[in-house]
This is a predicted structure of a 138-nucleotide RNA (FMN riboswitch aptamer (RFN element)) from a Candidatus Sumerlaeota bacterium. NCBI's taxonomy places the organism under Bacteria, Bacteria candidate phyla, Candidatus Sumerlaeota. Its mean pLDDT, the model's own confidence on a scale to 100, is 81.
RNA sequence: GGUUGCUUUUGGGGAUCGGUGAAAUUCCGUACCGGCGGUGAAAGCCCGCGAACCCGACGAUGCGCGGCAGCGCGACUUCGGGCUGAGCCAGUGAAAUUCCGGCGCCGACAGUUAAAGUCUGGAUGGGAAAAGGCAAUC
Numbered sequence: 001g002g003u004u005g006c007u008u009u010u011g012g013g014g015a016u017c018g019g020u021g022a023a024a025u026u027c028c029g030u031a032c033c034g035g036c037g038g039u040g041a042a043a044g045c046c047c048g049c050g051a052a053c054c055c056g057a058c059g060a061u062g063c064g065c066g067g068c069a070g071c072g073c074g075a076c077u078u079c080g081g082g083c084u085g086a087g088c089c090a091g092u093g094a095a096a097u098u099c100c101g102g103c104g105c106c107g108a109c110a111g112u113u114a115a116a117g118u119c120u121g122g123a124u125g126g127g128a129a130a131a132g133g134c135a136a137u138c
Base pairs, nucleotide, nucleotide: 001138002137003136004135005134006133007132008131009130010129015030017029018028019027031118032117033107034106035049036048037047038046044105045104053082054081055080056079057078062073063072064071065070087103088102089101091099109121110120111119
């Protein structure tokens, strides 16, 4: 240093703006934000991953049925699958849809006196993953 197992910690940002209105941080205007790994060189919009949601499998400490042999339903978790937005032009360079310049675009679900990337909520949750510790082994 590699691999495997166990374990600890960390692990998402952004409107107290103006206008209209009975009502909007939701509309209009303006402003602001960008998780994780990868990539010949630094990425919201290149490839992939994660959260929400949906389906299936497993399934009790739960519920129902029962002839007490069992049978059915089936939460959390886990595993598998589905769904899952958006970029071009010019420049430099060996190399960049990643840098520089210009112009543009995107953003789950539920809620709301009125439509939400920015408010509230599920969430003091989950989590890609990162760093460290211990053990075994090469």
Its Rfam family is "FMN riboswitch aptamer (RFN element)". Rfam links the family to the GO term FMN binding.